[in-house]
A computed fold for a 76-nucleotide RNA from a Solirubrobacterales bacterium, annotated as transfer RNA. It was read from a public genome assembly.
RNA sequence: GCCCCUAUGGUCUAGUGGUUAUGACGCCGCCCUUUCACGGCGGAGAUCCCGGGUUCGAGCCCCGGUGGGGGUACCA
Numbered sequence: 001g002c003c004c005c006u007a008u009g010g011u012c013u014a015g016u017g018g019u020u021a022u023g024a025c026g027c028c029g030c031c032c033u034u035u036c037a038c039g040g041c042g043g044a045g046a047u048c049c050c051g052g053g054u055u056c057g058a059g060c061c062c063c064g065g066u067g068g069g070g071g072u073a074c075c076a
Stems, first nucleotide, its partner, number of pairs: 001072007010025003018056001027043005049065005
């Protein structure tokens, strides 16, 4: 250089074009407990990497870019 995969709350992650994006951990509050831990309930937290396109409608499809991961590169 070329090819493939990938990017979603702080971290990890679900989501096969259609109402208000799922869950876990962590964080905050309450309950429980003599206290802590465990457990129960509630809450906050997302420009779905960026730009463009397709569509009535895009986290999802297409193109380009950026970051990360992997593969390959002179033999006859």
The prediction has a mean pLDDT of 80. Rfam family: tRNA. Rfam classes the family as a transfer RNA. Rfam links the family to the GO term triplet codon-amino acid adaptor activity.